A computed fold for a 77-nucleotide RNA from a Planctomycetaceae bacterium, annotated as transfer RNA.
Rfam family: tRNA. Gene Ontology term of the family: triplet codon-amino acid adaptor activity.
Order: sequence, then structure tokens, then C1' cells
RNA sequence: GGCCCCGUAGCUCAGCGGCCUAGAGCAGUCGACUCAUAAUCGAUAAGACCUCGGUUCGAAUCCGAGCGGGGCUACCA
Repeated sequence: GGCCCCGUAGCUCAGCGGCCUAGAGCAGUCGACUCAUAAUCGAUAAGACCUCGGUUCGAAUCCGAGCGGGGCUACCA
């Protein structure tokens, strides 16, 4: 340099044949339970869906260019 994969809540990830309202687990907060703690149960807050642009009535989802992370490979030596 070339090719491929990934980038969604604090963390780990679903959702990626476009339209419903963006979700789960863990963590956080509040409460219940307990003599108390843990566990368990209930409730609750939290998101520019990496950035910019394009297509579309409509994009997390499709297209392009970047940025970041990972892998394979070529060249040089």
C1' cells in the first nucleotide's frame, strides 16, 4: 500500500431484507425484603445509533468519503 470485519446507554452486546416507540443483560439510583449485609424482587434514570455528505416521503439499517479499533496480505530491508 491492498483486502476483509467491527464502531448502538457507563460496560458487554442484540437490532443491519428502511416506516412503527431504539432494546436486553450487567452496572447506577430509589424502594421492598432482612436484626444487618449479600442475594432476590419491584421501580427508575441514561442514547447526536463514530463523523460528514448522499439516496429516499422516511435511514441505526442503503451508498460515498473520512476517523478509530482488529485481522489477513504484498512491497522494502